[in-house]
Molecule: transfer RNA
Organism: Patescibacteria group bacterium
RNA sequence: GCCCAGGUGGCGGAAUUGGCAGACGCGUAGGACUCAAAAUCCUAUGGCCCUUCGGGCCUUGUGGGUUCGACUCCCACCCUGGGCA
Numbered sequence: 001g002c003c004c005a006g007g008u009g010g011c012g013g014a015a016u017u018g019g020c021a022g023a024c025g026c027g028u029a030g031g032a033c034u035c036a037a038a039a040u041c042c043u044a045u046g047g048c049c050c051u052u053c054g055g056g057c058c059u060u061g062u063g064g065g066u067u068c069g070a071c072u073c074c075c076a077c078c079c080u081g082g083g084c085a
Stems, first nucleotide, its partner, number of pairs: 001084007010026003019068001027045006046058005061077005
């Protein structure tokens, strides 16, 4: 230099004929249970904001493009792994 695969919440990891982003697990917080703890169970858990039983905006490596609509398609770039030279 060329080719292939990948980059999604704090972590792992789903969602691909383009149609509710973050399922599920871990972790964390609160609670139940216990003399106490462990284990187990329940609830919550991306960010910012507001007039907070609710609502708005933003968010899939970065920047553009296509589209009514993009994690998904197209272009460039960055990063990680593998292969070829």